[in-house]
Molecule: small-subunit ribosomal RNA
Organism: uncultured organism
RNA sequence: ACAUGCAAGUCGAGCGAUGAGGCUCCUUCGGGAGUACAUCAGCGGCGAACGGGUGAGUAACACGUGGGUGACUUGCCCCGAAGAUGGGGAUAACCUCUGGAAACGGGGGCUAAUACCCAAUGUGCUCGGUGAUUCGGUUCAUCGAGUAAAGCUCCGGCGCUUCGGGAGAGGCCUGCGGCCCAUCAGCUAGUUGGUAGGGUAACGGCCUACCAAGGCAGAGACGGGUAGGGGGCGUGAGAGCGCGGACCCCCACACUGGCACUGAGAUACGGGCCAGACUCCUACGGGAGGCAGCAGUAAGGGAUAUUGCGCAAUGGACGAAAGUCAGACGCAGCGACGCCGCGUGGGCGAUGAAGGCCUUCGGGUUGUAAAGCCCUUUUAUGGGGGAAGAGAAAAAGGACGGUACCCCAGGAAUAAGUCCCGGCUAACUACGUGCCAGCAGCCGCGGUAAAACGUAGGGGACAAGCGUUAUCCGGAUUCACUGGGCGUAAAGAGCGUUGAGGCGGUUCCGUAAGUUGGGCGUGAAAGCUCCGGGCUUAACUCGGAGAUGUCGUUCAAUACUGCGGGGCUUGAGGACAGCAGAGGAAGGUGGAAUUCCCGGUGUAGUGGUGAAAUGCGUAGAUAUCGGGAGGAACACCUGUGGCGAAGGCGGCCUUCUGGGCUGUUCCUGACGCUGAAGGCGAAAGCUAGGGGAGCGAACGGGAUUAGAUACCCCGGUAGUCCUAGCUGUAAACGAUGGAUGCUGGGUGUGGGGGGUGUAAAUUCCCUCUGUGCCGAAGCAAACGCGUUAAGCAUCCCGCCUGGGGACUACGGCCGCAAGGCUAAAACUCAAACGAAUUGACGGGGGCCCGCACAAGCAGCGGAGCGUGUGGUUUAAUUCGACGCAACGCGCAGAACCUUACCUGGGUUUGACAUGGCACUGCGAUGCCCUGCGAGGGGCAGUUCCUUCGGGACGGUGUCACAGGUGCUGCAUGGCUGUCGUCAGCUCGUGUCGUGAGAUGUUGGGUUAAGUCCCGCAACGAGCGCAACCCUUGCCCUUCGUUACCAGCAGGUGAGGCUGGGGACUCGAGGGGGACUGCCGGUGUCAAGCCGGAGGAAGGUGGGGAUGACGUCAAGUCCUCAUGGCCCUGACGCCCAGGGCUACACACGUGCUACAAUGGAGCGGACAACGGGGAGCGACCCUGCGAGGGGGAGCCAAUCCCUGAAACCGGUUCUGAGUGCGGAUUGGAAUCUGCAACUCGACUCCAUGAAGGUGGAAUCGCUAGUAAUCGCGGAUCAGCAUGCCGCGGUGAAUACGUUCCCGGGCAUUGUACACACCGCCCGUCACACCACGAAAGUUGAGUGUACCCGAAGUCGCCGGGCCAACAACUGUAGGGGGGCAGGCGCCGAAGUAUGCUGAGCGAUUGGG
Repeated sequence: ACAUGCAAGUCGAGCGAUGAGGCUCCUUCGGGAGUACAUCAGCGGCGAACGGGUGAGUAACACGUGGGUGACUUGCCCCGAAGAUGGGGAUAACCUCUGGAAACGGGGGCUAAUACCCAAUGUGCUCGGUGAUUCGGUUCAUCGAGUAAAGCUCCGGCGCUUCGGGAGAGGCCUGCGGCCCAUCAGCUAGUUGGUAGGGUAACGGCCUACCAAGGCAGAGACGGGUAGGGGGCGUGAGAGCGCGGACCCCCACACUGGCACUGAGAUACGGGCCAGACUCCUACGGGAGGCAGCAGUAAGGGAUAUUGCGCAAUGGACGAAAGUCAGACGCAGCGACGCCGCGUGGGCGAUGAAGGCCUUCGGGUUGUAAAGCCCUUUUAUGGGGGAAGAGAAAAAGGACGGUACCCCAGGAAUAAGUCCCGGCUAACUACGUGCCAGCAGCCGCGGUAAAACGUAGGGGACAAGCGUUAUCCGGAUUCACUGGGCGUAAAGAGCGUUGAGGCGGUUCCGUAAGUUGGGCGUGAAAGCUCCGGGCUUAACUCGGAGAUGUCGUUCAAUACUGCGGGGCUUGAGGACAGCAGAGGAAGGUGGAAUUCCCGGUGUAGUGGUGAAAUGCGUAGAUAUCGGGAGGAACACCUGUGGCGAAGGCGGCCUUCUGGGCUGUUCCUGACGCUGAAGGCGAAAGCUAGGGGAGCGAACGGGAUUAGAUACCCCGGUAGUCCUAGCUGUAAACGAUGGAUGCUGGGUGUGGGGGGUGUAAAUUCCCUCUGUGCCGAAGCAAACGCGUUAAGCAUCCCGCCUGGGGACUACGGCCGCAAGGCUAAAACUCAAACGAAUUGACGGGGGCCCGCACAAGCAGCGGAGCGUGUGGUUUAAUUCGACGCAACGCGCAGAACCUUACCUGGGUUUGACAUGGCACUGCGAUGCCCUGCGAGGGGCAGUUCCUUCGGGACGGUGUCACAGGUGCUGCAUGGCUGUCGUCAGCUCGUGUCGUGAGAUGUUGGGUUAAGUCCCGCAACGAGCGCAACCCUUGCCCUUCGUUACCAGCAGGUGAGGCUGGGGACUCGAGGGGGACUGCCGGUGUCAAGCCGGAGGAAGGUGGGGAUGACGUCAAGUCCUCAUGGCCCUGACGCCCAGGGCUACACACGUGCUACAAUGGAGCGGACAACGGGGAGCGACCCUGCGAGGGGGAGCCAAUCCCUGAAACCGGUUCUGAGUGCGGAUUGGAAUCUGCAACUCGACUCCAUGAAGGUGGAAUCGCUAGUAAUCGCGGAUCAGCAUGCCGCGGUGAAUACGUUCCCGGGCAUUGUACACACCGCCCGUCACACCACGAAAGUUGAGUGUACCCGAAGUCGCCGGGCCAACAACUGUAGGGGGGCAGGCGCCGAAGUAUGCUGAGCGAUUGGG
């Protein structure tokens, strides 16, 4: 929006009529009459206004509750009173004619009634008059007028008329109660009232005419939005909050809008009329329809059932009744939608089965779970039986239903899922995945080890359900009545004054409104609570009781509040006497200073800055003197001071004027407190007119700068000033509204009074009132406040309710404008915020260190070469290290090897380990063939033990496994770097703080040092510092070879060479020594510092080892170890060759130089640390040399490496690319090694490059240091300019801590805390989202005006039509009256134009 069926009929005992068939009678046998019964349709009666549905409208007397009706109605029912007499005329059905497709009619004719009409009677009733009565419109009496009826019957009765009463049902009125928006603040013409009339059952502006000008509203009118109201339901401890589904009561509606008729009752869901939209039928002329009744259909939607059975019960309509009707209702069907109950089994059962999953591989878990054994049978299934529901006189009657229920049978048989397992929150592992896929209520998980994703195993929760979503309440004292706040978290209005309102001192009397108590009434039933009963139990249901209101009424109480009245004085106010003050307004007046003008003196600058420049100035500035003009502001006094309500107020004088304080008595008598609008209100700004010295937005110029629309400088307009007016804001702040009372103190200061005391000033004490600081209690999140409260209380006002959006938009009000006041939402975030804490940081301040700077010396950066790195190249140029803290680093030594890389070849239990099984007997060694080699093939050869089985050991095959320098240093251990050898980092106990945390560890000194001293709510302790350890410097002692040699002896060419010595050097042990110990000064009497003495050494003597808590996800999986992942005829293993050695370039680190403080040649002197057996190798011979040959000695204080060099002496070179420099290249050699081509070192001859001291920048070093000179060692066959050591020679400089870098301590700020390499702001670009504006456009609601005006009520007319009545004439008319019809008022719709809110909208604006 609706197809189809059903949902309201009934009565023949109101009436006519009809009737197949039944019965009776008659019959002309066609039929007729009667009767009982029945009945489609009709007349008539009752019902249809109930029952059933829905919630659109309605913010209203609609609902709830309590009242009123003296302003009313009421069919059926009950009670009572009275009555029902006599008449009359029609009409449907029916018949006939006729129109139409149909729906439906039209004409004529007949007929009945409980239909209709007239007359009579009038208990009564109604109306009118009169008189009483009542507060009142009530009631009573009386007079007049009007006004009733119906019959049927089975003879019992049922009906009819009038009136009174009742019961029940309604109408109307009214107090109170229950939604949102004030960005709706003013609304109203039938509006408010009156008079008269109409209308109604009835009051009433309900309607009409006239008169008056009222009525409503901040306790929210009017408007807008939303909504049916209640009993109740959900939730909640309650107060509340949300809701109004089922059931019950009321209301409203019935396609939309309007209207009346009938009737007791309707403005009528299944009645009517009209208009409209829609659907259907049509012969195109016209018609029909209304499921928000029950089913059902379509559509929409996330979603909601059968076109069932029955009147058996309950209730209902009609009927006298039987009965009929009934989608009310009773049942059944569908849906786990909800509530309730029950089951899916129970007991025993350990080889803890199998399987699954996990595993540390031992096992664990699933798990008594299963199997198995023994039981039970609810449910389901089959069979048998089988209700109550129907009481109250009796009969019949069961849809549900062969249902519930009972019995029997068989068999564990027929029956378990859903969500979850990171925290909240109960329950954990594995695998997969790898910021992917995905999860997610909030926080958040996922980037290779995910309890958070997916799967599995296991576990947890609930269970015929479980989870999700939506919504409501709760938690949320998070709108706070119960029960919150406003200094800094959101929040005190910028300030005062006052009307309404709220609140209000003390006492007495009255009253009894609030308040409290008792009685009565009401608060329907259901629901809820309690008690009891019925279904096996429960849900459910029945009975009884209770609870439930700001309700009504009555009686009572009078503490408090209110109200009325009378007092009081303490609140408040007044009088009087004094006092202080930048309080306000107006008028006048003064000096200083700036600027300008005039004049004088005077000359080259002035001014300004960090430094400058613009500017001014030789046309005379600045400076200085004199005179003048003008405007603005008032130095000192001046103060933490005063005054004012706030804003604010500052020279002096005068006038006018507000407020405050103090003192004493007196007066008024609660006059009080708080509180909109109007009022005031800094600066800037605006309007008009003045004024304008200085200053000075805008603007111009100069600087600064990367830029500089700024900071600085030179100018300068509005403005700043005055008058009049506007604006109305502010960090208008004490970020603290006003008033009153109460609650320890201390100390300043302004104004006043009093007391003590003094000769007086002064001082001291008390007190009132201001204004500061510190602080008890208390408060507070802390910070802090603290009689000037942010404490304890009362009253009143204002304001807040997460951040952003937004001190915004729209609307309204105000304004000349700028703008102000009021003030949202969408959207978005998981926070925003306060106070305090610890750190970190600061181009914050303070203190202090360090080769940090400075002062010095020598370098690097330029050249050539070495070496490392980047890059590039390559088959490969293996890998790692990347600021300091990677880059001569891992590498203390890549030709093969190393080697991890590449190419090629080969191999598969493997080059290496362990074990099992099978077969076998070797092994070691030698040889041959082939191959570059690994390897492949072959020959010879044949071990030990034995209990004779075998074993050891080996080989072959096979199975487990090996192997990986493959990945992850961001899974790890260990080790290491670094801040940093910096002086710090912590703990226990105590104390303080709600806590984070603090204290200790801060402070005053001092130190290299958290080193020490002093102080201190701290007292102690630990890891660090220092010391203990090694080395070096002095001395003593012991020992004395291989070291040493003074004295003695021997000897040589020389020589500790020899005997010997134990003195010295030296070596190896052991001791001593240095501790601020001593003196002086200083310091706090301390710690210590400064100076001195002595001493080899002096204030940690020098050097080393030693590295706190931690930081950098620092480095290393390629030393090693190791989790996980990956490879397994290869990412393993073996081999050959190549590569790591490339080369346009770039960087780091070194070597050698550029020369004369040097090169070259000759001669001469002095070390230390170390190393040496596959070694160091003397000496001799040989080679120009590297080297070669031979080889003594030495396993080392013995022998060797081993000549140290710089240096010294004297010679030469003489300023040049050289006699500097040695790269590069050619030739020839040597050594190591299997092998020097790629790719070693060295030697000789020859060659002789760049380079003449190195730009910006940058490194090291403070004393035996830098610089310079050589020597040794590790690695190593060979190969250092590197590395690790050793000694020789041996400086310069440090005023100092401003600056750079790093660090320590305390302090301060912080919006930082992966901590300044932090955080974070705005524009712009791109994409997206919601919103505002916008020419306009679309539909909706509503106001006003107007045109036309349906149906219909009412009124008027009514010439057409008309049976009842009927005085009249008199039988046909006329009259009264009625109807059709016409006109009028109203009236839905329509048109125009406003208003309101909504949608869309190019573009635009911000978010």